[in-house]
The RNA shown here (c-di-GMP-I riboswitch aptamer) has 85 nucleotides and comes from Sulfuricella sp.
It was read from a public genome assembly, where an Rfam model found it.
The organism belongs to Sulfuricella, within Bacteria.
């Protein structure tokens, strides 16, 4: 540089839950406590999935629509700790 890998060593992350005169129309985020679980569960496109204030449309009660999200269902790029070939 490659490929395998988490046995060790040092780490990092944070599922579900639960508190919150918190944000925000929701979806969901923040803060805390929590730990299920991951070697990329790092960033980052794309794909796909949730929500519909506002907008349109109509049968007044529905439908559509991201610019609002989600990424720990997937891809593709790139980075990167240790440890063996």
């Nucleotide at each position: 540089g490659u490929c395998c890998g988490u046995u060790a060593a040092g780490g990092g992350u944070a599922a579900a839950c639960c508190c919150g005169c918190g944000c925000g129309a929701a979806a969901g985020c923040c803060g805390g406590g929590g730990g299920c679980g991951c070697a990329a569960a790092g960033u980052u496109c794309c794909a796909u999935u949730c929500u519909a204030a506002g907008g349109g449309c109509c049968u007044u009660g529905g439908c559509c629509u991201a610019u609002g999200a989600a990424u720990g269902c997937g891809g593709g790029a790139u980075u990167g700790c240790c440890g063996g070939g």